[in-house]
RNA sequence: GGGCCGCUAGCUCAGGGGGAGAGCGCUACCUUCACACGGUAGAAGUCAUAGGUUCAAAUCCUAUGCGGCCCACCA
Numbered sequence: 001g002g003g004c005c006g007c008u009a010g011c012u013c014a015g016g017g018g019g020a021g022a023g024c025g026c027u028a029c030c031u032u033c034a035c036a037c038g039g040u041a042g043a044a045g046u047c048a049u050a051g052g053u054u055c056a057a058a059u060c061c062u063a064u065g066c067g068g069c070c071c072a073c074c075a
Stems, first nucleotide, its partner, number of pairs: 001071007010024004018055001026042005048064005
């Protein structure tokens, strides 16, 4: 330098045009002498950034950034 994949809640990930979600974690309450387990409820998101397409974009297109893999080149 070229190609491919990924970026969504604190963590691990699903979702690929119209409702933003799951598990774990966290908070409160119930339960217990207390903790754990269990139960109920809740909080937590500019969906990496910018632009474009569209009535409508996390989702499609382009560029950029970050991470990973492969290839090539160089000393």
The RNA shown here (transfer RNA) has 75 nucleotides and comes from a Deltaproteobacteria bacterium. NCBI's taxonomy places the organism under Bacteria, Pseudomonadati, Myxococcota, Myxococcia. Its Rfam family is "tRNA". By type it is a transfer RNA.